[in-house]
The RNA shown here (transfer RNA) has 71 nucleotides and comes from a Rickettsiales bacterium. The coordinates come from a structure-prediction model, not an experiment, and the mean pLDDT is 81. Rfam family: tRNA. Its family is annotated with triplet codon-amino acid adaptor activity in the Gene Ontology.

């Protein structure tokens, strides 16, 4: 330098165009003598920038971090 792949909540993963989701962590409440365990509950999230579409995490290009491979 070339190919190729991957980006989603604090963290591990989903969602093949039509209201973004569960686990786990975090707060709060119940419970309990207390703590752990349970049980209810709330916040928070589609790497960035365009295009296409009535409507894009999703389809396309670019750019940016990372990983592969090659030389």
């Nucleotide at each position: 330098g070339c190919a190729g792949g991957u980006g989603u909540a604090g963290u591990u993963u989903a969602a093949u165009g039509g209201u973004a989701a569960a686990a786990u962590g975090u707060c709060c409440g119940c419970c309990u003598u207390c703590c752990a365990a349970g049980c209810a509950g709330a916040g928070g999230u589609c790497a960035u920038g365009g295009g296409u579409u009535c409507g894009a995490u999703u389809c396309c290009c670019a750019u940016c971090a990372c990983c592969u491979g090659u030389a």